[in-house]
RNA sequence: GCCGGGAUAGCUCAGUGGUAGAGCAGGCGCCUUGUAAGCGUCAGGUCGUAGGUUCAAAUCCUAUUCCCGGCU
Repeated sequence: GCCGGGAUAGCUCAGUGGUAGAGCAGGCGCCUUGUAAGCGUCAGGUCGUAGGUUCAAAUCCUAUUCCCGGCU
C1' cells in the first nucleotide's frame, strides 16, 4: 500500500429498511429471623465520526478514525 471483519447500555453480545433489545452488573421491592440465592420491577443508548440514498437508516452507499486478521 491492497483486501476482509469489528465498533450498539458499565461489561459480554443480539438486532439485514418501520417504537433499539437480552444476559450480567446497578437502584427499589417481595421472599427470609437475618444474609446469600430466587422472584418482580425500574433506570441506563447522539448505535465510532461525517456526509449521501429513502416517506423512514443501527441496518443500504461513500469517506474517515480506532481495533483485529490476511496479502504484498

Transfer RNA from an Endomicrobiia bacterium, 72 nucleotides, folded computationally. Rfam family: tRNA. Rfam's curators write: Transfer RNA (tRNA) molecules are approximately 80 nucleotides in length. By type it is a transfer RNA. Its mean pLDDT, the model's own confidence on a scale to 100, is 84. The organism belongs to Endomicrobiia, within Bacteria.